[in-house]
C1' cells in the first nucleotide's frame, strides 16, 4: 500500500438503543405443604424473549455503472427557503374520551405468513379550553425606482401539549414563539474533452396572464394567449468521462493524470413508484414490473455483499471466513451500561519508500585451481588459507512498558475542584541486560558504438542477437559457454503506461521559390488591424486594501520515534475570483477637429484592356472554263494516293470558310485566365500635371458571389484548312507509334453547362524602410528645342550591405518590420484514393480517411562514372595497302564426351603451340594391384641392441618389401690399452615429421592488364557551413601536365624527358687465333710462309646533333615551316626502363606463409596403366591447292650461336637414315653450317611430274626397355584440297612478305612450337565522317557494386489488408400504434 478486469454472481458469519407502557419467564430468598427433597399459593427481589411507543436507523462504510450537467470547481446571491437533536431568551402543560398491540381463544396454511372473538396500558390517538410576537384576510404608517421589506400598529378568524423519576431541592421530558450555530435547498458569473465526413434544432418549445403544487422562486404542472428560443464565439447529434484538492513529469510554459487521503456528486439486482420522517423517494425499509438464484406439500414464497471477512469466475494481476471495544469517534440512555467488521491492532504480498546485516584489522610463498599465454609469464589476487578481533540482526535466558485519561467508586472541598482506586485488544510485543560464536545471512543485469566494462573456445547467415544502427556465411570484444570486467544492490532486469529529451504543433518557441505547405483570380458580408490633435469616460491597464482561495500535499523552521522513512507543531506559499479606493500614459469609448491615408474634381496622355456592327487583302481548298499532254505527290528510300474519264503545271472566272505575313520589339494592356487586319459604335484601367473639394471614407478579408485556358458536354447554325479516333502505305522481330496518303468528331458562330491546368515569378494582399550601375515603354519639368540635366509610372540585365541548407534573391527581396488571410508537419506509400456529404446532363469537381506496408522518401550542392550530350586530340583505331585466319589435311592446346584414371590449374580483350626451356618408364601430383608405419628426406629426449655400418651371396616376388648365410672399416675425449662416456648405426618409445590436401575471398612475393597512356598527388596560402575547389583549368604549343604566356596561387613529389645498353660516322689506342695494301717465298689453287699492322675486323675510350646556323610565321615567346652544312636534324633507329591506381586479375602446384583437415593414411615405396582416349566444337599454327611454280644438274654469297658423358674433320661402306673411323679443337684456330639467288635442262594448266595425308613392307639410331607411346631412312601406297560464307588477324621500312641458320630444354623425341640470327626485299597512308581503345574540357544524371548501372507496367501463382457486393442477421435511438403494473393527485 494491496481486483486497475466482470457496477459478474454469490455459500456461510458478523447490525441499534432506551422501562414512558401492558405484561413479566429462568432464578432467589420469605411463607405453607409435606412423601425430606420435591410440589404448591402468596409476598419480595429479579430482569430475558416478544410487543406498544420514542429516538436512531437519510450517519458512518462502499462502489464509479450512469452523468458533458449548474454534476464539479471558484466567486456571488435568496428581500424566494427550510433545519430533528444542541445552546440562549420568553411564555404554556388545564379538562375529558374513544381505541388499539402483546397475551387468551378459535379457524387456515407444508411454509411464510393471515383471519376471528374477548379483554388492555401509555410520553401512542382524539375532543374541547386557553394563547400570540406564529398563520390568514382587511386597514393604517415607514423606506424604497420598483417588485418588495419593516413596524411590541389597530381588527377580525385558525391552531398547543405528556408525563416519568426523586433524597422533595430538584432532575429529565413535553408544548408554542423569537434568535443562534450546524447541515441541506434552490439561483446565477466564470472555467475545465474529442468530433463538422454531425449545420441547423425546438410545440411545454420561448414568454406572459390565471390557477395548482413545493419549505422555497421556475413551464415545476395545467388552462388561456403570443410565436417565439437557441446556433459558426458551434446549437443539435454522435463518442468518451464522475468533477476537484491534489499526483507524475517539465527551467518553465505546457503535457499526462484523478489509486491511496481529504471535499463533492451518483448509485445499491435491473426499471418504475411513492410512504414515513427534521432530512430519503431510503445500500443491510416497502410496493409494482422484469432477470436470475432459493424452498416447496406445486397451491404458494424467500432473496439482493459497489458493507467487513470469504467463494465461484473473470484476469499478466491484488490478502485472513484473525483479535478487541483497551484508545479515538459514532448511535440510544438520567447513568451504569450495550450496540458499532467505522476504528484500534494483528496476519499475508520485496507492491513502494526508509534503515541495517551478511563481518573488520592483519596477512605474498603473490599457494593450490581456474582462465589467458609471445611460454618468459600476465590475471583472479590481501582474494583466499592463516593470526587477532568485535558482536548489529537470527538463536537461548532474564526484567518489561508508555500508549490511561476519563466515565464511574471512595474521600476531601471554597461545590470552582482536589487527592486516591479501578479499566491494555495490540503483548511478555517495543525496549534493556547477560550468553556463544565468524558462526545461520547475495544476488541480478550489462560488457560493437550510443554507454561504464575484453578475452578464449564452439558455432559457420546455421543456431541465435537485436532499443536504433546492425551482428552471425570458418580466425564473430555483438550468437552460446568460460575466465576477467564494469553497474546496481535484498534486489535487478524485462513488459506496460505518462512526461521529458521533442524549437517534431513553436503562446513562451516553427515554417510556405526548388525540401511537406501561398486559395487559379478579383470583389467583398462578418471578423481581425488601423493615421494626426484635443477634451470626457474608465471597460482593458497599473496601484493600495480588504474578503476568499477547507484540511491534508508541497516549501521553510522547529518536536517525537536510537536514525531516515514517518509523523506533531508554527510560519510561509496558493497562479485565481471578488468589493471598495485611486491614476489616466498606452488600447478602448465618446465628443470636438486636421490632412499627410484613401477618394473626387480640372487638363491630358497611353493601351493586342472589353462588348457588338461593318469592311478589307493575300494564301489555302473546291467548282466552271480556256492552253496543255504524262505524270503528280510523296520519303532516309519508298509505297498507298491522284492522273488520258486529262490529273500536276498555267490563265480567267466564281463559291466558301477560317486566321490576319511585313510592322513585331527581354514593346504595351489586363486581377487572373488571356488580347495582334481595319472602322465605327458603347465602356473599363493607369499614369501625368494642378494641388480646388470631402475628411479616416482605411487594409485584409471566414464563409459567400463573380470571373476563369485547353479539353469535354446539351441544343441549333457553320465546316476553307488542320486533325483525336479510324482505313491505308511504310518502317520494324513486332509498330495498336514516330514518316506517308486520306480521314470523322474537334477546332469557328449563338444560347447554356463544367470549374480544373507545371492556372508557374511553382514566391497571397496592403503600408514603411534599406548603396547603386546599365538597358527599354510611357508621361512630364527645365534647355541653346538634335543635344543634355532632371521628376515620377512601368518592365529588364548585373550588383552592395543583409538574407539563404545551398542554389541564388538582392528598392519588382527570398533583406529589415507591422496587419490581415491561405495552407504545411505528426516520414514515405497507401491517396488528386475509398466511404459519407455536396455539385454536375455526364465526364467528373471540392471535401477527405483508415487497415496494410517500407526504414527510408526528399532538397541543394560535391567527387567520380555514364550518355546511340557537345567541343578538342591522340593510337595499324578506321580509311588506303600488302599478306593472312574462317574451307582442306595434319600438329598443338581447349571444351565437351568417355573411362578405372583420362592429375591439376588459366576462360572476354588480358584462358585455349598458356604453366610444359621436352609426359614411354622417371617426371606424376592420377587410377589399379602390393608393400611400410616415428615412417622416404629432418631434429630433441628417455631406454635399450652390439660384429655397429657398409658390401657380398641366397630363398619368395612383377618389384618394392620381407627372411637368411657370410664378409666387415672404424671418429672424439678421459686415460691408458682395457675400460668408460659420447658420435654414428638398428630397435622399443615419446615430442612430433609429412601432406602438389582445402582457402589465391585470410596473406607475402612475383605477374599481366587499362599503358610507355600522360597522367597522380601534396605542403602552405586562397574560397567554401561543409564534402570540397584552386593549383592541375585558360590562350597557344608538344610524342609528353613537353615548354612559353596568363591567372590566388607559391613552391613541391611520383611519371615525361634525360643519364644505361645495341645500332649507324669518325679518331686514338691495341694487332692474335683475324686482317693482306706493298716486299719477298711457295703452290694447280688457296694468308699457305717469312714479313707488315696501311685496310677490312675486333674491343676500350673519344668525337659528333645542340632547332647551334640561315630565312619565313609566330607576342622580340614556347614553336612550327623551309634551307645550308653534315654519316646522321629536329626524342636518327630499336631495346632496357611501367606512376597513383583498377580489375575480392592470376598464382597456397615454383617458393614462404596465417588458419582448417589428415596420421596403420590424404604420408611413402613399388610394377602395370594412365595424362597420348574420339561422334564433335573452337584456338593457335605447319603444309599446301602449283609455272612469280615443281623437278634434276651445276654454281655464289650470311650473321649469330654451340661444342669434354661434347663438335666431330678427312677417308671408307651403305640408295639413304646411318655405320666404321679417329685428324683437330676446352675454340675471332678445330668443328656443327646456309637456303632463296644465280646459270641451264625438264614439266604446260592436269587432282597433274601440284599436294602430301593415310597405309603396308623393309630397315637404322636412342634407350634397361620404343606395344599402348618415340624419331629418322628407302620402297610402294597417293586422301582432302584448284585459293575458301559470315566474321575476323597482322603490318607505315631495312617494316610487311619471303628464304635459310642457330640456341635453350634434352638420353632420344612428337620442335611445324618458342627465344634469336642474318639473306632478298615491297606497297600505302586523301583524311578523321564512322567502329574500337585512350586523354583534357564542358553539360545532364532518379547511376555510386558507378550503363553489364538503375527501373516501369501487365500477366501467372500464393498469402494478408482495405472498400464493393443479391442479400441477411444484430444492437441503438427517435416517432406513432397496441396491452399495461405499482404509485401519487383528482
Nucleotide at each position: 500500500u494491496g481486483c486497475a478486469u466482470a457496477a459478474c454472481a454469490c455459500a456461510u458469519g458478523c447490525a441499534g438503543u432506551c422501562g414512558a407502557c401492558g405484561a413479566g419467564a429462568a432464578u432467589c430468598a420469605a411463607u405453607g405443604g409435606c412423601u425430606u427433597g420435591c410440589c404448591a399459593u402468596u409476598u419480595g427481589a429479579g430482569g430475558a424473549a416478544a410487543g406498544u411507543g420514542g429516538c436512531a436507523a437519510a450517519c458512518g462504510g462502499g462502489u464509479g455503472a450512469g452523468u458533458a450537467a449548474c454534476a464539479c470547481g471558484u466567486a456571488a446571491g435568496c428581500a424566494a427557503u427550510c433545519u430533528g437533536c444542541c445552546c440562549u431568551u420568553g411564555a404554556g402543560a388545564g379538562a375529558g374520551g374513544a381505541a388499539u398491540a402483546g397475551c387468551c381463544u378459535c379457524g387456515c396454511g407444508a411454509a411464510a405468513g393471515c383471519g376471528u372473538g374477548a379483554u388492555u396500558a401509555a410520553u401512542a390517538c382524539c375532543u374541547c379550553a386557553u394563547a400570540a410576537c406564529a398563520c390568514u384576510c382587511u386597514g393604517g404608517g415607514a423606506c424604497a425606482a420598483a417588485a418588495g421589506u419593516c413596524c411590541u400598529c389597530a381588527g377580525a378568524g385558525u391552531c398547543a401539549a405528556a408525563g416519568c423519576c426523586u433524597u422533595c431541592g430538584g432532575g429529565c421530558g413535553c408544548u408554542u414563539a423569537a434568535g443562534g450555530a450546524u447541515g441541506a435547498g434552490c439561483u446565477u458569473g466564470c472555467g475545465g474533452c474529442c468530433u463538422a465526413u454531425u449545420a441547423g434544432c425546438u410545440a411545454g418549445u420561448u414568454g406572459g396572464u390565471a390557477g395548482g403544487g413545493u419549505a422555497a422562486g421556475g413551464g415545476c404542472c395545467u388552462a388561456c394567449c403570443a410565436a417565439g428560443g437557441c446556433u459558426g464565439a458551434g446549437a443539435u447529434g454522435g463518442g468518451u468521462a464522475g468533477c476537484c484538492g491534489g499526483c507524475c513529469u517539465g527551467a518553465g510554459a505546457g503535457g499526462g493524470u484523478g489509486u491511496a487521503c481529504g471535499g463533492u456528486c451518483a448509485c445499491a439486482c435491473u426499471g418504475g413508484a411513492a410512504c414515513u420522517g427534521c432530512g430519503a423517494c431510503a445500500c443491510g425499509g416497502u410496493c409494482c414490473a422484469g432477470a436470475c438464484u432459493c424452498c416447496u406439500a406445486c397451491g404458494g414464497g424467500a432473496g439482493g455483499c459497489a458493507g467487513c471477512a470469504g467463494u465461484g469466475g473473470g484476469g499478466a494481476a491484488u490478502u485472513u471466513u484473525g483479535c478487541g471495544c483497551a484508545a479515538u469517534g459514532g448511535g440510544c440512555g438520567a447513568a451504569a451500561g450495550c450496540c458499532u467488521g467505522a476504528c484500534g491492532c494483528a496476519g499475508c504480498g520485496a507492491c513502494g519508500c526508509c534503515g541495517c546485516g551478511u563481518g573488520g584489522a592483519g596477512g605474498a610463498u603473490g599457494a593450490a585451481g581456474g582462465c589467458c599465454u609471445u611460454c618468459g609469464g600476465g590475471u583472479u589476487g590481501u582474494a583466499a588459507a592463516c593470526u587477532c578481533c568485535u558482536g548489529u540482526c537470527a538463536g537461548a535466558a532474564g526484567a518489561g512498558a508508555a500508549g490511561a485519561a476519563u466515565c464511574c467508586c471512595c474521600g476531601a472541598u471554597u461545590u470552582a475542584u482536589c487527592g486516591g482506586g479501578u479499566u491494555g485488544a495490540c503483548g511478555g510485543u517495543a525496549u534493556c541486560u547477560u550468553c556463544a560464536g565468524a558462526g545461520g545471512a547475495a544476488g541480478c543485469c550489462c560488457c560493437g558504438g550510443c554507454c561504464a566494462a575484453c578475452u578464449a573456445c564452439g558455432u559457420g547467415c546455421c543456431a541465435g542477437c537485436a532499443g536504433c544502427c546492425g551482428c552471425g556465411g570458418u580466425a564473430a570484444a555483438a550468437c552460446g559457454u568460460a575466465g576477467g570486467g564494469g553497474g546496481c544492490a535484498a534486489a535487478c532486469g524485462u513488459u506496460g503506461c505518462u512526461c521529458g529529451g521533442a524549437a517534431u504543433u513553436a503562446c513562451u518557441g516553427g515554417g510556405c521559390u526548388u525540401a511537406a505547405a501561398g486559395g487559379g483570380u478579383a470583389c467583398g458580408c462578418a471578423g481581425g488591424u488601423g493615421g494626426u490633435u484635443a477634451a470626457g469616460c474608465a471597460a482593458g491597464u497599473c496601484g493600495a486594501u480588504a474578503a476568499u482561495g477547507a484540511a491534508a500535499u508541497c516549501c521553510c523552521g522547529a518536536g517525537g520515534c536510537u536514525c531516515a522513512a514517518c509523523u506533531u507543531c508554527g510560519g510561509a506559499a496558493u497562479g485565481g475570483u471578488u468589493g471598495u479606493c485611486g491614476a489616466a500614459a498606452c488600447u478602448g469609448u465618446u465628443u470636438a477637429a486636421c490632412u499627410u491615408g484613401a477618394g473626387g474634381a480640372u487638363a491630358g496622355u497611353u493601351u493586342a484592356g472589353g462588348a457588338g456592327a461593318a469592311c478589307g487583302g493575300a494564301a489555302u481548298u473546291c467548282c466552271c472554263g480556256g492552253u496543255g499532254g504524262a505524270g503528280c505527290g510523296g520519303u532516309g528510300a519508298a509505297a498507298u494516293g491522284c492522273g488520258u474519264a486529262g490529273a500536276u503545271a498555267u490563265c480567267g472566272g466564281g463559291a466558301g470558310g477560317a486566321g490576319c505575313a511585313c510592322c513585331a520589339g527581354a514593346g504595351g494592356c489586363g486581377a487572373a485566365g488571356g488580347c495582334g487586319g481595319u472602322u465605327c459604335u458603347c465602356u473599363g484601367a493607369a499614369c501625368u500635371a494642378u494641388u480646388c473639394c470631402u475628411g479616416a471614407c482605411a487594409c485584409u478579408g471566414a464563409g459567400g458571389u463573380a470571373c476563369g485556358a485547353a479539353a469535354g458536354c446539351u441544343a441549333g447554325g457553320g465546316g476553307a484548312g488542320c486533325g483525336a479516333a479510324c482505313g491505308g502505305g511504310a518502317u520494324u522481330a513486332g509498330a495498336u507509334a514516330c514518316c506517308c496518303c486520306g480521314g470523322u468528331a474537334g477546332u469557328c458562330c449563338u444560347a447554356g453547362c463544367u470549374g480544373u491546368a507545371a492556372a508557374c515569378g511553382a514566391u497571397g494582399g496592403g503600408c514603411a524602410c534599406u548603396a547603386g550601375a546599365u538597358g527599354u515603354u510611357u508621361c512630364u519639368g527645365c534647355g541653346u528645342u538634335u543635344a543634355g540635366c532632371g521628376g515620377g509610372a512601368g518592365u529588364a540585365u548585373c550588383g552592395u550591405a543583409g538574407u539563404u541548407a545551398a542554389c541564388g534573391c538582392g528598392u519588382u527581396a527570398a533583406g529589415u518590420g507591422c496587419c490581415c488571410c491561405g495552407c504545411c508537419u505528426u516520414g514515405g506509400g497507401g491517396a488528386u484514393u475509398a466511404c459519407g456529404g455536396u455539385c454536375g446532363c455526364a465526364a467528373g469537381g471540392c471535401u477527405a480517411a483508415a487497415a496494410c506496408u517500407c526504414a527510408a522518401a526528399g532538397g541543394a550542392a560535391u567527387u567520380g562514372a555514364c550518355g546511340g550530350g557537345g567541343g578538342c586530340c591522340c593510337g595499324c583505331a578506321c580509311a588506303a595497302g600488302c599478306g593472312g585466319u574462317g574451307g582442306a589435311g595434319c600438329a598443338u592446346g581447349u571444351g565437351g564426351u568417355u573411362u578405372a584414371a583420362u592429375u591439376c590449374g588459366a576462360c572476354g580483350c588480358a584462358a585455349c603451340g598458356c604453366g610444359a626451356a621436352g609426359a614411354a618408364c622417371c617426371u606424376u601430383a592420377c587410377c589399379u594391384g602390393g608393400g611400410c608405419u616415428u615412417g622416404a628426406a629432418c631434429u630433441g629426449c628417455u631406454g635399450g641392441u652390439a660384429u655397429u655400418a657398409g658390401c657380398u651371396u641366397c630363398c619368395u616376388u612383377a618389384a618394392a618389401g620381407g627372411g637368411a648365410a657370410g664378409u666387415g672399416a672404424g671418429c672424439c675425449u678421459g686415460c691408458u690399452u682395457g675400460c668408460a662416456g659420447g658420435a654414428a648405426a638398428c630397435c622399443a618409445g615419446u615430442a612430433g615429421a609429412g601432406g602438389u590436401g582445402c582457402u589465391g575471398c585470410a596473406u607475402g612475393g612475383c605477374u599481366g592488364u587499362c599503358g610507355u597512356c600522360a597522367g597522380c598527388u601534396c605542403g602552405u596560402g586562397u574560397c567554401g557551413u561543409g564534402a570540397g575547389a584552386u593549383g592541375u583549368u585558360g590562350g597557344g604549343u608538344u610524342a609528353a601536365g613537353u615548354c612559353c604566356c596568363g591567372c590566388a596561387a607559391c613552391g613541391a613529389g611520383c611519371g615525361c624527358a634525360a643519364c644505361c645498353c645495341c645500332u649507324g660516322u669518325u679518331c686514338u689506342u691495341a694487332g692474335u687465333u683475324g686482317c693482306c695494301a706493298g716486299c719477298g717465298a711457295g703452290u694447280c689453287a688457296u694468308g699457305u710462309c717469312g714479313g707488315g699492322u696501311a685496310c677490312u675486323c675486333u674491343a676500350a675510350g673519344g668525337a659528333g646533333a645542340c632547332u647551334g646556323c640561315c630565312u619565313c610565321g609566330g607576342g622580340u615567346a614556347a614553336c612550327g615551316a623551309g634551307g645550308a652544312g653534315g654519316a646522321a636534324g629536329g626524342u636518327g633507329g630499336g631495346g632496357a626502363u611501367g606512376a597513383u591506381g583498377u580489375c575480392a586479375a592470376g598464382u597456397c602446384a615454383g617458393c614462404a606463409u596465417g588458419g582448417c583437415c589428415u596420421u596403420u593414411a590424404u604420408g611413402u615405396c613399388c610394377a602395370g596403366g594412365g595424362c597420348g582416349a574420339c561422334a564433335c566444337a573452337c584456338g593457335u599454327g605447319c603444309u599446301a591447292c602449283a609455272a612469280u611454280g615443281g623437278a634434276c644438274g651445276g654454281u655464289a654469297c650470311a650473321g649469330a650461336g654451340g661444342g669434354c658423358u661434347g663438335c666431330c674433320a678427312a677417308a671408307c661402306c651403305g640408295c639413304a637414315a646411318g655405320g666404321u673411323g679417329g685428324a683437330g679443337c676446352u675454340a675471332a684456330u678445330c668443328u656443327c653450317u646456309a637456303a632463296a639467288g644465280c646459270c641451264g635442262u625438264u614439266c604446260u594448266c592436269a587432282g597433274u611430274u601440284c599436294g602430301g595425308a593415310u597405309c603396308g613392307c623393309u630397315g637404322g639410331c636412342u634407350g634397361c626397355a620404343a606395344u599402348u607411346c618415340g624419331c629418322c631412312a628407302g620402297c610402294g601406297u597417293g586422301a582432302a584440297g584448284u585459293u575458301g560464307g559470315a566474321a575476323u588477324c597482322g603490318c607505315u621500312a631495312g617494316u610487311a612478305a619471303u628464304c635459310g641458320c642457330g640456341g635453350a630444354u634434352c638420353a632420344g623425341c612428337c620442335u611445324u612450337g618458342c627465344c634469336g640470327c642474318g639473306g632478298u626485299g615491297a606497297a600505302u597512308a586523301c583524311g578523321u565522317u564512322c567502329u574500337c581503345g585512350g586523354g583534357c574540357c564542358u553539360u545532364g544524371u532518379a547511376c555510386a557494386c558507378a550503363c553489364c548501372g538503375c527501373c516501369c507496367g501487365u500477366c501467372a501463382c500464393a498469402u494478408c489488408a482495405c472498400g464493393a457486393a443479391a442479400g441477411u442477421c444484430g444492437g441503438u435511438u427517435a416517432u406513432g400504434c397496441c396491452c399495461a403494473a405499482a404509485g401519487u393527485c383528482g

This is a predicted structure of a 1386-nucleotide RNA (small-subunit ribosomal RNA) from an uncultured bacterium.
It matches the Rfam family "Bacterial small subunit ribosomal RNA".
Model confidence (mean pLDDT): 84 of 100.